[in-house]
Small-subunit ribosomal RNA, 3' major domain from a bacterium, 477 nucleotides, folded computationally. The coordinates come from a structure-prediction model, not an experiment, and the mean pLDDT is 83. Its Rfam family is "Bacterial small subunit ribosomal RNA".
Context: one part of a larger RNA
């Protein structure tokens, strides 16, 4: 000087408290462990491993198993011989290959032949998702968006170091102001960026429609218009600027004005010096080490989907604030030519037929749901709840048996609000409702996003967890 304490003090955070809503009890779905298997391919493992790599395992992926196969090898370069365009036909096979047939020909030519491209044969190279993440790079968690972690000179100390960076206020903040042997300074913090919340300018088409006129069964549908919405470029606004109280005449702090927003208005982006020999050699890169007729490759079929249990995330429920049935309103974001597909017309539906318009503010996916209005159940294992299983089809796809979604019809399984425990949330937030996306042929109860309806609570810091910054004690480094 740190580390440590079931030492003190001061502060902070959904950390506890005051509240909503789960989770743990059911049944599915999904991932781990385990067991099992030829194989169930490999990694993450307290918080920070477990709907995690993986934004998508029927083949493919696939690393894994069996079996068939290849060995200059699935790809690539380089050099040198050697044939010659590439096709396409049979015979075998599960394919992979494997073995026979086989006739054309691109360009230049001094007709010798050369050159491209393609097979083959040899030689240098190749390959390995093989280990090692405790040899590494990059890139990532975490503590923590905590508020700290350095340095130059200088002073103090015999050093190790100390000062500064403590100390009084203050702040989200080493944020400021006062002091002060310290003066300055960097990395953090905070602004600068994005995105939202008022406004003004531009600009009006594929968006809009207030006034005029026209027109429908209705409709910016048409003339027109630029005012509004809105679109999307630029301003302009918010700084404790103004006014009081407290405050040290400081920082600031409480309260008010005006304002669309007040004191960081909200959200994103942004992670300092470390710390766990945190993670990843299977995204790549990379040392060493190990395999070369094989730990490489290539192909079929299996397999990652198994199941006595065990645990983590999840969905969907147990009902009436609710199911059912019928009308009936209102988004936002995105996405679409290898696509999105209206309309029409079949099918009881999944969905097929056929086929406008869209390269998109133009057309299309698009029905938003919950909510509102009316009707119907009346408390019960049911018109709650749908899990299983039969059977009949739908669509992708060479191919849905092991193993995809989906529709009809029958079935109608546990479940009547969950024990110790425990998890998210402080405002457009929690719950609740539904849309889109990416991956994708086809698969989403996960993942990221969009809105729509929108609440309760916070007295206050004894306690539990985690953190900051002083002080104290230590036979710890």
């Nucleotide at each position: 000087u740190g580390a440590c304490g079931g030492g003190a003090g001061c502060c902070c955070g959904c950390a506890c408290a005051a509240g909503c809503g789960g989770u743990g009890g059911a049944g599915c779905a999904u991932g781990u462990g385990g067991u099992u298997u030829a194989a169930u391919u490999c990694g993450a493992u307290g918080c920070a491993a477990c709907g995690c790599g993986a934004a998508g395992a029927a083949c493919c992926u696939u690393a894994c198993c069996u079996g068939g196969g290849c060995u200059c090898g699935a790809a690539g370069u380089g050099u040198a011989g050697u044939g010659u365009a590439a096709a396409c036909u049979c015979a075998u096979g599960a394919a992979a290959g494997u073995g026979a047939g086989g006739u054309a020909u691109c360009c230049c030519u001094u007709c010798g032949g050369g050159g491209a491209g393609c097979g083959c044969u040899a030689c240098a190279u190749a390959g390995g998702u093989g280990c090692u993440g405790c040899a590494u790079g990059g890139c990532u968690g975490u503590c923590g968006u905590c508020a700290g972690c350095u340095c130059g000179u200088g002073u103090c100390g015999u050093g190790a170091g100390a000062u500064g960076u403590u100390g009084g206020g203050u702040u989200a903040a080493g944020u400021c102001c006062c002091g002060c042997a310290a003066c300055g300074a960097g990395c953090g913090c905070a602004a600068c960026c994005c995105u939202u919340g008022u406004c003004c300018u531009u600009a009006g088409u594929u968006g809009c429609c207030a006034a005029c006129a026209g027109g429908u069964a209705a409709a910016g549908c048409u003339g027109g218009g630029a005012a509004c919405u809105c679109u999307a470029a630029g301003g302009a606004g918010a700084c404790u600027g103004c006014c009081g109280g407290c405050g040290u005449u400081a920082a600031g702090u409480c309260g008010g004005a005006g304002g669309a927003a007040g004191g960081u208005g909200g959200g994103g982006a942004u992670g300092a010096c470390g710390u766990c020999a945190a993670g990843u050699c299977c995204u790549c890169a990379u040392g060493g080490c190990c395999c070369u007729u094989a730990c490489g490759u290539c192909c079929a079929g299996g397999g990652c989907u198994a199941c006595a249990c065990a645990c983590g995330u999840g969905c969907u429920a147990c009902a009436a604030u609710g199911g059912c049935c019928g009308g009936u309103a209102c988004a936002a974001a995105a996405c679409g030519u290898c696509g999105c597909a209206a309309a029409a017309c079949c099918g009881c539906g999944a969905g097929g037929u056929c086929a406008a318009g869209c390269u998109a503010a133009u057309c299309g996916u698009a029905a938003a749901a919950a909510a509102c209005c009316g009707g119907u159940c009346u408390c019960a294992g049911u018109u709650c709840g749908g899990a299983u299983u039969g059977c009949u089809c739908u669509c992708u796809g060479c191919a849905a048996c092991u193993c995809g979604a989906g529709a009809g019809c029958a079935u109608g399984a546990a479940g009547u609000c969950g024990g110790a425990a425990u998890c998210g949330c402080u405002a457009g937030u929690a719950a609740a409702c539904g849309c889109g996306a990416a991956u994708c042929a086809g698969c989403a109860g996960g993942u990221c996003g969009c809105g729509u309806u929108g609440a309760a609570u916070a007295c206050g810091u004894u306690c539990c967890c985690g953190g900051g910054c002083u002080u104290u004690g230590u036979a710890c480094a």